The RNA shown here (Fluoride riboswitch aptamer (crcB RNA motif)) has 61 nucleotides and comes from an uncultured Methylocystaceae bacterium.
Rfam family: Fluoride riboswitch aptamer (crcB RNA motif). Rfam links the family to the GO terms positive regulation of gene expression and response to fluoride.
Of the family's consensus pairs, 100% are formed in the model.
The prediction has a mean pLDDT of 76.
[in-house]
RNA sequence: CGCAAACAUGGGGAUGGAGUUCCCCGAAACCGCCGUAAAGGCUGAUGACUCCUGUUGCGCU
Numbered sequence: 001c002g003c004a005a006a007c008a009u010g011g012g013g014a015u016g017g018a019g020u021u022c023c024c025c026g027a028a029a030c031c032g033c034c035g036u037a038a039a040g041g042c043u044g045a046u047g048a049c050u051c052c053u054g055u056u057g058c059g060c061u
Base pairs, nucleotide, nucleotide: 010025011024012023013022016052017051018050019049020048021047032042033041034040
């Protein structure tokens, strides 16, 4: 510089990373639960499983 192809290449699943797997989304998927007039309370780093990191509880040194 010319030609051809693709426009779904990827992203998300209540706080981090990796692997496996499931589901969902194309500007959407997603953004926890209980309770109150207000206040307040509860579980979990997972969608699920495993590992690591962080946090929490108990015990020992």